[in-house]
Order: sequence, then structure tokens, then C1' cells
RNA sequence: GGGCUUGUGGUCUAGUGGCUAUGACAUCUCCCUUACAAGGAGAAGGUCGCAGGUUCGAGUCCUGCCAGGCCCA
Repeated sequence: GGGCUUGUGGUCUAGUGGCUAUGACAUCUCCCUUACAAGGAGAAGGUCGCAGGUUCGAGUCCUGCCAGGCCCA
């Protein structure tokens, strides 16, 4: 330098054009307990890597860039 692939709450993850983006762990509050853990109920937390484009509508499709991984040179 070229090709392929991945990027979504703190971490992991679902989502394959049609909602107000899903769940688990972690965090916080309450219940339970003498107390802790476990358990139960609830809450907060996301500019979906960045910038454009297509579309009535984009996390999803297209282009460029950035970062990680694999391969080729």
C1' cells in the first nucleotide's frame, strides 16, 4: 500500500429499512435480613465510531475518513 471484517449505555449483547434502540452484568434507591450475601421491586445511564449521501423513513443501504482484528504484498 491492497483486500476482508468489526465498531450500539461503564462491560458484554439483540437489532438485516417502519416505535420512544433489546437484554444481562455492574451502579443507585427501596423491600427482605440483627447485619452481610442471595432474592424481590424500581431508577439512572445511548448524539448506535466520525462526516456526508440515498429514502417518506437509516443502528441497518451507499461513499469517505478514524480505530481494532485477520490475510496478501